RNA sequence: GUGGCGUUAGCUCAGUCGGUAGAGCAUUGGGUUGUGGUCCCAAGGGUCAUCGGUUCGAAUCCGAUACGCCACCCCA
Numbered sequence: 001g002u003g004g005c006g007u008u009a010g011c012u013c014a015g016u017c018g019g020u021a022g023a024g025c026a027u028u029g030g031g032u033u034g035u036g037g038u039c040c041c042a043a044g045g046g047u048c049a050u051c052g053g054u055u056c057g058a059a060u061c062c063g064a065u066a067c068g069c070c071a072c073c074c075c076a
Base pairs, nucleotide, nucleotide: 001072002071003070004069005068006067007066010025011024012023013022019056027043028042029041030040031039049065050064051063052062053061
């Protein structure tokens, strides 16, 4: 340099007709318990990497860029 894959909550990850963004763990509050743990209920937490395009409408489709991983090519 070329190609492929990935980027979504604090962490690990889902999310295919393009139509109000989710789970588990963690955090906070409550219930249960003599206390803690376990268990149960609830709540908070999001620039869906960035910029632009298409569309009535984009996490989702298209382009560019950034970062990470993998493969290949060139030189020696």